Model confidence (mean pLDDT): 81 of 100. A computed fold for a 74-nucleotide RNA from an uncultured Clostridia bacterium, annotated as transfer RNA.

[in-house]
RNA sequence: GGCGGCAUAGCUUAGUUGGCUAGAGCGUUCGGUUCAUACCCGAAAGGUCAUUGGUUCGACUCCAAUUGCCGCUA
Repeated sequence: GGCGGCAUAGCUUAGUUGGCUAGAGCGUUCGGUUCAUACCCGAAAGGUCAUUGGUUCGACUCCAAUUGCCGCUA
């Protein structure tokens, strides 16, 4: 240089032949339980779905470029 894959909550990730409010586990906070802690149960907060543009009535999802990471190859 060429080609390919990945990017979603603090972490690990689900979701997509485009459609109402983007979910879960762990973690955090609060409450319940307990003499107390842990376990367990419940609730809450936390996301510009990497960025920009395009297509569309409508985009996490499709297309292009860019950025970062990983791999293959000359």
Rfam family: tRNA.